[in-house]
RNA sequence: GCGGAAGGCUGGAUGGUCGCGGGAUUGGCAACAAUCGCGAGGAAAGUCCGGACUCCACAAAGCAAUGGUGCCGGGUAACGCCCGGCGGGGGUAACCCUAGGGAAAGCGCCACAGAAAAUAGACCGCCUGUGUGCGGAUCGGGUAACCGAUAUCACACGCAGGUAAGGGUGAAACGGUGGGGUAAGAGCCCACCGCGGGACGGGCAACCGGACUGGCAAGGCAAGCCCCACCAGGAGCAAUGCCAAAUAGGGACCGCGUGCGACGCAAGUCGCGGGGCUGCUUUUGCCCCAGCAGGUCCGGGUUGGCAGCUAGAGGUGCGCAGGUAACUGCGUGCUAAGAUGAAUGACUAUCUCGGGUGUGGUAACGCAUCUAGACAAAAUCCGGCUUACAGGCCUUCCGCGCAU
Numbered sequence: 001g002c003g004g005a006a007g008g009c010u011g012g013a014u015g016g017u018c019g020c021g022g023g024a025u026u027g028g029c030a031a032c033a034a035u036c037g038c039g040a041g042g043a044a045a046g047u048c049c050g051g052a053c054u055c056c057a058c059a060a061a062g063c064a065a066u067g068g069u070g071c072c073g074g075g076u077a078a079c080g081c082c083c084g085g086c087g088g089g090g091g092u093a094a095c096c097c098u099a100g101g102g103a104a105a106g107c108g109c110c111a112c113a114g115a116a117a118a119u120a121g122a123c124c125g126c127c128u129g130u131g132u133g134c135g136g137a138u139c140g141g142g143u144a145a146c147c148g149a150u151a152u153c154a155c156a157c158g159c160a161g162g163u164a165a166g167g168g169u170g171a172a173a174c175g176g177u178g179g180g181g182u183a184a185g186a187g188c189c190c191a192c193c194g195c196g197g198g199a200c201g202g203g204c205a206a207c208c209g210g211a212c213u214g215g216c217a218a219g220g221c222a223a224g225c226c227c228c229a230c231c232a233g234g235a236g237c238a239a240u241g242c243c244a245a246a247u248a249g250g251g252a253c254c255g256c257g258u259g260c261g262a263c264g265c266a267a268g269u270c271g272c273g274g275g276g277c278u279g280c281u282u283u284u285g286c287c288c289c290a291g292c293a294g295g296u297c298c299g300g301g302u303u304g305g306c307a308g309c310u311a312g313a314g315g316u317g318c319g320c321a322g323g324u325a326a327c328u329g330c331g332u333g334c335u336a337a338g339a340u341g342a343a344u345g346a347c348u349a350u351c352u353c354g355g356g357u358g359u360g361g362u363a364a365c366g367c368a369u370c371u372a373g374a375c376a377a378a379a380u381c382c383g384g385c386u387u388a389c390a391g392g393c394c395u396u397c398c399g400c401g402c403a404u
Base pairs, nucleotide, nucleotide: 001400002399003398004397005396006395007394008393009392010391012351013350014349015348016347017346018345020039021038023036024035025034026033027032041375045386046385048384049383050382051381052380053236054235055234056233057284059283060282061281062280063279066232067231068230069229070228071085072084073083074082075081086100087098088097089096090095101227102226106225107224108221109220110219123167124166125163126162127161128160129159130158131157132156133155135153137150138149139148140147141146175193176192177191178190179189180188194216195214196213197212200209201208202207240307241306242305243304250298251297252296253295254294259272260271261270262269263268273289274288275287276286277285315334316333317332318331319330320329321328322327353373354371355370356369357368358367359366360365
């Protein structure tokens, strides 16, 4: 200097004029007025996780269903998040990704191509035997053409057997390389690698190393169903609570049992019994025993106001200690939207970062002029993840080249 990797910050500033919302103080019976200060994000987005909080008979225990997570250790209120490791994959590397429990529990899938896709299998080829044909060699007969026989060599075709080393197909072919052996081949045998087992050692663990050993039964997919381990009650601020007001104390259907005893003149009270309110069971609690509690369906009223509503499991800094880190503890300072058809805005001036145009200049750079310029908007709050993002800046690391 060029290229690459990881992390972080920012994404305008200041003043004026007018307008809006909350808060505090003062004045005022109130309406309101004055002053002061505050008023949209790093993602507010997605609604994907986890909670705080609220209500429900879902209160306690268990089961079922449904869903989620899935290597180890740590962090956290918790998580599917974060940190640190291990295994696997990619990359020269810095680093990145992770589809990371189980494939000898069972079921299912692997198109097409290919002989054959998991109890596989022979298309081409190789080897052995045999038959036929043709050619060559030798012998016999024959003047010759040619005929016959012999043992073989080569080629072609057919049949029988052996083979899975070589070639082909495919994303993937039932271990790989080399050697021996064989009629030709094959873990058939051997060496090394791979795979299975593995004393022992290291590590909290995942896991790593591993003397020795077995020719070696196990292709892939579980982000297919499934099995295993662990976790999870439901609904959600349109939760919920209060005030005011209004209506139809609405209608239809279902509803087993409808009882016994004691006290009492009776009304009624107590106990037993029966029924009901969770997906199921048990315990507890509550309701009802007559057209009841409860269940199903149809319909009517209330669309008003107040609270919930913003001081927080870290909201925002700084310091100390512990820890590789995530984070934890202690001390100390600051206080920053709370709307409700939905405020936080409009205009203007100057400055600054970047950019465009013209011009001078070899270039660096200068002058003039134009231009705030990415993604984008709170609605109960918080911890995360994911997605979008013009421009500017900072730190660390890897590779290559050059100079000293």
This is a predicted structure of a 404-nucleotide RNA (Bacterial RNase P class A) from a Paracoccaceae bacterium. The coordinates come from a structure-prediction model, not an experiment, and the mean pLDDT is 78. It matches the Rfam family "Bacterial RNase P class A". It is annotated as a ribozyme. Gene Ontology terms of the family: tRNA processing, ribonuclease P activity and dimeric ribonuclease P complex. The model forms 96% of the base pairs in the Rfam consensus.